Background
Lysine riboswitch aptamer from uncultured Acidaminococcus sp., 150 nucleotides, folded computationally. Rfam family: Lysine riboswitch aptamer. From the family's description: Riboswitches are metabolite binding domains within certain messenger RNAs that serve as precision sensors for their corresponding targets. Its family is annotated with lysine biosynthetic process in the Gene Ontology. Its mean pLDDT, the model's own confidence on a scale to 100, is 76.

[in-house]
RNA sequence: GAUAGAGGCGCGGAAAACAUCAGUAAUUCUCUGAGGGACACCGUUGAAGGGAAUGAAAGGGGAACCGCCGAAGCAAAGCUGCGGGUGCGCGCUUAUGCUGGGAUGCAGGUGAACAAUCUGCAGACUGUCGCCUUUGGGUGGAGAGCUAUC
Numbered sequence: 001g002a003u004a005g006a007g008g009c010g011c012g013g014a015a016a017a018c019a020u021c022a023g024u025a026a027u028u029c030u031c032u033g034a035g036g037g038a039c040a041c042c043g044u045u046g047a048a049g050g051g052a053a054u055g056a057a058a059g060g061g062g063a064a065c066c067g068c069c070g071a072a073g074c075a076a077a078g079c080u081g082c083g084g085g086u087g088c089g090c091g092c093u094u095a096u097g098c099u100g101g102g103a104u105g106c107a108g109g110u111g112a113a114c115a116a117u118c119u120g121c122a123g124a125c126u127g128u129c130g131c132c133u134u135u136g137g138g139u140g141g142a143g144a145g146c147u148a149u150c
Base pairs, nucleotide, nucleotide: 001150002149003148004147005146008069010068011067012066013065018061020059026054027053028052029051030050031049032048035042036041038086039085072099073098074097075096077094078093080091081090082089083088100126101125104122105121106120107119108118109117110116128141129140130139131138132137
């Protein structure tokens, strides 16, 4: 360097049913009648609010299944696209940096959310390698790693 492989509540993708979003938005009728919006703008040809009836969707979750074992995730930067435009948000892609893995707890971010997810911290667990060992274990490291073959 090439090929194959292991870790385990392992990673990612897609997504049926279903729940959530939500009895919300919206529409119609009606009452009051001048505000609403970050701005731009919209508004007495009815803003906004109350009441009644009908009543979503996107987004976020989610099995079988598919692709895999830097699987992948995050950060900030560049490019570019979308949301009417700016703020802002979201997406694609490139190189860089960080993270072995999942779970639990706490704090924070996203989020409608007691869902889900991301980050940090904590003490355990677990795979792997180095060192020590009284073979019980102790201790340190990181995936640019580890095991096997060539």